The part of an RNA shown here (small-subunit ribosomal RNA, 3' major domain) has 468 nucleotides and comes from an uncultured Bacteroidales bacterium. Model confidence (mean pLDDT): 83 of 100.
[in-house]
Context: one part of a larger RNA
RNA sequence: UGACGGGGGCCCGCACAAGCGGAGGAACAUGUGGUUUAAUUCGAUGAUACGCGAGGAACCUUACCCGGGCUUGAAUUGCAGACGAAUUACGGGGAAACCCGUAAGCCGCAAGGCGUCUGUGAAGGUGCUGCAUGGUUGUCGUCAGCUCGUGCCGUGAGGUGUCGGCUUAAGUGCCAUAACGAGCGCAACCCUCGUGUCCAGUUACUAUCAGGUAGUGCUGAGGACUCUGGACAGACUGCCAUCGUAAGAUGUGAGGAAGGUGGGGAUGACGUCAAAUCAGCACGGCCCUUACGUCCGGGGCUACACACGUGUUACAAUGGGGGGUACAGAAGGCAGCUACCGGGCGACCAGAUGCCAAUCCCGAAAGCCUCUCUCAGUUCGGACUGGAGUCUGCAACCCGACUCCACGAAGCUGGAUUCGCUAGUAAUCGCGCAUCAGCCACGGCGCGGUGAAUACGUUCCCGGGCCU
Numbered sequence: 001u002g003a004c005g006g007g008g009g010c011c012c013g014c015a016c017a018a019g020c021g022g023a024g025g026a027a028c029a030u031g032u033g034g035u036u037u038a039a040u041u042c043g044a045u046g047a048u049a050c051g052c053g054a055g056g057a058a059c060c061u062u063a064c065c066c067g068g069g070c071u072u073g074a075a076u077u078g079c080a081g082a083c084g085a086a087u088u089a090c091g092g093g094g095a096a097a098c099c100c101g102u103a104a105g106c107c108g109c110a111a112g113g114c115g116u117c118u119g120u121g122a123a124g125g126u127g128c129u130g131c132a133u134g135g136u137u138g139u140c141g142u143c144a145g146c147u148c149g150u151g152c153c154g155u156g157a158g159g160u161g162u163c164g165g166c167u168u169a170a171g172u173g174c175c176a177u178a179a180c181g182a183g184c185g186c187a188a189c190c191c192u193c194g195u196g197u198c199c200a201g202u203u204a205c206u207a208u209c210a211g212g213u214a215g216u217g218c219u220g221a222g223g224a225c226u227c228u229g230g231a232c233a234g235a236c237u238g239c240c241a242u243c244g245u246a247a248g249a250u251g252u253g254a255g256g257a258a259g260g261u262g263g264g265g266a267u268g269a270c271g272u273c274a275a276a277u278c279a280g281c282a283c284g285g286c287c288c289u290u291a292c293g294u295c296c297g298g299g300g301c302u303a304c305a306c307a308c309g310u311g312u313u314a315c316a317a318u319g320g321g322g323g324g325u326a327c328a329g330a331a332g333g334c335a336g337c338u339a340c341c342g343g344g345c346g347a348c349c350a351g352a353u354g355c356c357a358a359u360c361c362c363g364a365a366a367g368c369c370u371c372u373c374u375c376a377g378u379u380c381g382g383a384c385u386g387g388a389g390u391c392u393g394c395a396a397c398c399c400g401a402c403u404c405c406a407c408g409a410a411g412c413u414g415g416a417u418u419c420g421c422u423a424g425u426a427a428u429c430g431c432g433c434a435u436c437a438g439c440c441a442c443g444g445c446g447c448g449g450u451g452a453a454u455a456c457g458u459u460c461c462c463g464g465g466c467c468u
Base pairs, nucleotide, nucleotide: 007468008467009466010465011464012463013462015458016457019421020420021419022418023417026313027312028311029310030309031308032307033306034304035303042053043052064299065298066297067296068295069294070293076122077121078120079119080118081117082116083115084114087104088103089102090101091100092099093098106113107112124288125287127286128285129284133282134281135277136276137275138273140271145184146183147182148181149180150179151160152159153158164175165174166173190265191264192263193262195233196232197231198230199229200228201227205222206221209220210219211218236259239253240251241250242249243248315414319373320372321371322370323369324368325367332361333360336355337354340351342349343348380411385406386405387404388403389402390401391400427450428449429448430447431446432445433444
C1' cells in the first nucleotide's frame, strides 16, 4: 500500500423477508460423468462446464474405428521434359474409390492455351503446446469505481486530491477543504415503445358522392380517419406548497399521453481468475512426410448395471372429451409459400390458381356458448409394444419424422435441499424464424393473447461499495 477478520459504522442488490410458480419423486427428451467398445472423435468442469462449441451426426458433415486405394499427392501455384484437345462412350474387375482394355476426339500462322504423365520447388496435418501468442469471449459488474499533471506533506515506500457533512441510481451533485485541475468510467448524445403537429399517400384506409354484388373498399373517386415513414414538438423538479444555506427531498398537488432515470435495448472503466479457445481464424516453437497427409466403402459419434445437470409431459373437475363461435403480433416465401376443387379416417396425394409480395399465401390457442364424464389409476396420464401406412432422400437395418388402428406402463403433487420472478413482470396460451432434402426441436432466438400476488422491514444468509 493492499487483502483478510465468526472487528465496528454507513449503504445497496429478488440477497434475505413477504408472495407466486417451479426443481429434487414418475415417464420421456437432451447434455455430462462413469462404464463398455475396434471406435464410442475433440474441447468446455464451483460460482463463470453439463439443451455448452453444435443456428440440424442416416451417407456427407467427421476430426474416431475397420478395410481397400494414392504418394507433387484432394485443392492452389512456379519451372523443365514427354504425350495428347478438353472429354465422351463401351467392355471387364471391384463394396466404392480406383485399376485394366477398346473406340471416337483440338483451337491457333506462331508463341501458346487446356489436359495427362515424369522430375523438381513450394504442399498437406482438426498432430502437441491457450503456461510462447494475436484476436475474440466469460466473470466480478452496468458494480462506481480506476488514474494522471502540477503543487503540498513524508528520508522513503507512499500520502493528499478521491477525506468530512448533506445528497444521489451514480467519485451524481452541493458545502467545506493544501490542494487546484484533468482523463477513463457514470449520465447525456444512439435505437425502440408510449402523445401530438406537419409533410407524403400505394399495394394500406373508406367519412362524404356515385356504380355494382348473394356478400365484401369490389370499382370510380377521396386525402377526412386508421395505418405506413420522414421531420418536428414534448418532461426540465419547469410550476405550486412544505422542509433545507445549497444540492436536493416530500405531495391521493396542478397541468399533461407520459413525472421525477417514463418502459426496454445497445453501450461493460483500470484490472482479476497463467479463466476459455492452437478445433472458427491467424501465428512462434516442436513433431509426421509411401503418413499423424489424402480418396473411398462400412461402422461409430445414437452403446448402458449406474450417477448428476437442464427441460418436456403428467399425476386431473379452475379438469378431460364432443359440437358451435370470436380476436393477434412479428416473421418467412421461386424448384418457394400455396388459395380453391377432388380423393383418402389421416399423415398426404392428384389437379389448379395467385404471388419475386403493405397486393397472393401462410387455419392462432387459451377465451366464450352448449352437451357429457362425477373422483375412479378413471373418458386422468400417455411411456412402451404389435400391425398398417405417408413423406423426404441414391439410401431410413444399425439410426428419420409424421399418420391411423390396437396395446395402455410409471405417476394420486414429490425427503433433506434448492431455483426464478417486483408489472404488462410471474404464471399461462398459442404463433413465427434461423439451421435445414428430411429431422430425433420438448432446444435456441423472437412475437403477440390472457394476466396476478407480495415487499412490515434490513436482525440474519449471499454478493458488492465507502470510511475506520